Predicted 3D model of RNase P RNA and transfer RNA as a complex of 394 nucleotides.

RNA sequence: UGAGUUAGCCGAAUGGUCGCAUCGCAAGAUGAGGAAAGUCCGAGCACCAUAGGGCAAGAGUGCUGGGUAACUCCCAGUGAAGGUGACUUCAAGGAAAGUGCAACAGAAAUAAACCGCCUGCAAAGGUAAGGAUGGAAAAGUGAGGUAAGAGCUCACUCAUCGCUCGGCGACGAAGCGUUGAUGUAAACCCCACCCGGUGCAAGAAACAAGGACAUUGGGCUGCCCGCCCGUCCGACAAUCGCUUGAGCGUUAUGGCAACAUAUCGCCUAGACAGAUGACCAUUUAAGACAGAACUCGGCUUACAGACUAAUCUCGCAAA
RNA sequence: GGCCCCAUAGUUCAAGGGAUAGAACGGAAGUUUCCUAAACUUUAAAUCCAGGUUCGAGUCCUGGUGGGGCUACCU
Numbered sequence: 001u002g003a004g005u006u007a008g009c010c011g012a013a014u015g016g017u018c019g020c021a022u023c024g025c026a027a028g029a030u031g032a033g034g035a036a037a038g039u040c041c042g043a044g045c046a047c048c049a050u051a052g053g054g055c056a057a058g059a060g061u062g063c064u065g066g067g068u069a070a071c072u073c074c075c076a077g078u079g080a081a082g083g084u085g086a087c088u089u090c091a092a093g094g095a096a097a098g099u100g101c102a103a104c105a106g107a108a109a110u111a112a113a114c115c116g117c118c119u120g121c122a123a124a125g126g127u128a129a130g131g132a133u134g135g136a137a138a139a140g141u142g143a144g145g146u147a148a149g150a151g152c153u154c155a156c157u158c159a160u161c162g163c164u165c166g167g168c169g170a171c172g173a174a175g176c177g178u179u180g181a182u183g184u185a186a187a188c189c190c191c192a193c194c195c196g197g198u199g200c201a202a203g204a205a206a207c208a209a210g211g212a213c214a215u216u217g218g219g220c221u222g223c224c225c226g227c228c229c230g231u232c233c234g235a236c237a238a239u240c241g242c243u244u245g246a247g248c249g250u251u252a253u254g255g256c257a258a259c260a261u262a263u264c265g266c267c268u269a270g271a272c273a274g275a276u277g278a279c280c281a282u283u284u285a286a287g288a289c290a291g292a293a294c295u296c297g298g299c300u301u302a303c304a305g306a307c308u309a310a311u312c313u314c315g316c317a318a319a
Numbered sequence: 320g321g322c323c324c325c326a327u328a329g330u331u332c333a334a335g336g337g338a339u340a341g342a343a344c345g346g347a348a349g350u351u352u353c354c355u356a357a358a359c360u361u362u363a364a365a366u367c368c369a370g371g372u373u374c375g376a377g378u379c380c381u382g383g384u385g386g387g388g389c390u391a392c393c394u
Base pairs, nucleotide, nucleotide: 001315002314003313004312005310006309007308008307010305012283013282014281015280016279017278018277020031021030022029023028033289037300038299040298041297042296043295044294045199046198047197048196052225053224054223055222058195060193061192062191063077064076065075066074067073078092079090080089081088082087093190094189098188099187100184101183102182114131115130116127117126118125119124139157140156141155142154143153144152158180159179161177162176163175164174165172166171203240204239210233211232212231213230217229218228219227247266248265249264251262252261253260254259320390321389322388323387324386325385326384329344330343331342332341337374346362347361348360349359350358367383368382369381370380371379
């Protein structure tokens, strides 16, 4: 100096004029996001019986250890794949419980004889070295051996499983022994764990007159048991649910980290036709994705531009 | 706001993981006819997008895009 990698942070600021929503007697105070989005997971909360019992069916998750209220999330690792590298990615249990599928090609697709080789007059038999096909062809190389051949035997290597050793564990590695039998479970399935339903348009409380229908049924997957209950209009009107919460920030301690504990400080939209806007000036220019609707923790997707850090990586040049 | 469903020629529908993705109607060109219709012959035209699993994806999985449906507290 160029190209990258990883982690983090910001998402216009200041002033003026006019306007909107909530609170307040008033003055005035406060007023969108990192994703408010998708609604994909996990919870709080509310109702259904207290969420119940049995059977069946179905959904989800899937290496290990930890974190968390919980999770399919996060952290630290293991293994595999990719990259020169920093590093990144992974739905990563079981194919030796069983079943299915593997088109075309090829002799043969799970245990194989078409050509070739050998024996033989022939019939027939032996043979997986070589050929050809395919995504995949019966461990690889060399030597011995043989009629020809073959893990048939030996040496080295590769892989599965078992024992010893290390590690909490996934797993690793040296030694010994054993075996050499494809792939596919985002095909059925098996194993382990786990799941009641509906979502704030859930619902709660207060409070009319009156009318209609009716013993069938209803109470949110099927069947059985058990428990509870009349339904609709009047009635798309008002109140609550509604925002202080597993909350945010500082510091210290423990931990590799996720995170936890302690301490101090802070209060930060709450509508129900639905506010958060418009214009001007300056900053070189204001310009991305995008707008709360019960609330949190995550994930995913979208995004102009700007900034920071690293004893990070690779290349080039100079000393 | 919440909960679901769907996406294949221009339209309506098919397609057991094995491709040259099929059918009807419609379109275009031609034959026939004096002309048109009908009939006949030929022809164009598609898996919403992007990743993944698999030897192989319209089909299976994930994420997006577009469209449709249901649902309105309260005696």
It holds a member of the Rfam family "Bacterial RNase P class A".